RNA sequence: CGCGAGGUGGAGCAACGGUUAGCUCGCCCGGCUCAUAACCGGGAGGUUGGUGGUUCAAAUCCACCCCUCGCUA
Repeated sequence: CGCGAGGUGGAGCAACGGUUAGCUCGCCCGGCUCAUAACCGGGAGGUUGGUGGUUCAAAUCCACCCCUCGCUA
């Protein structure tokens, strides 16, 4: 250089082009307990890698760029 896979809260992952972008863990507050863990209730935290384009409507489709991983040379 070429090909392929991926980029979504702190971490790991979901999300037929249309619902308020959800789930688990973590974090914070409260409950329970003598106390901790577990368990229960509630909460914060996302400009969906970037810029354009298509569309009434884009995390999703298209183009280019950036980053990560793999394959090949």
A computed fold for a 73-nucleotide RNA from a Phycisphaerae bacterium, annotated as transfer RNA. NCBI's taxonomy places the organism under Bacteria, Pseudomonadati, Planctomycetota, Phycisphaerae. RNAcentral holds the sequence, with entries from ENA and MGnify. Its Rfam family is "tRNA".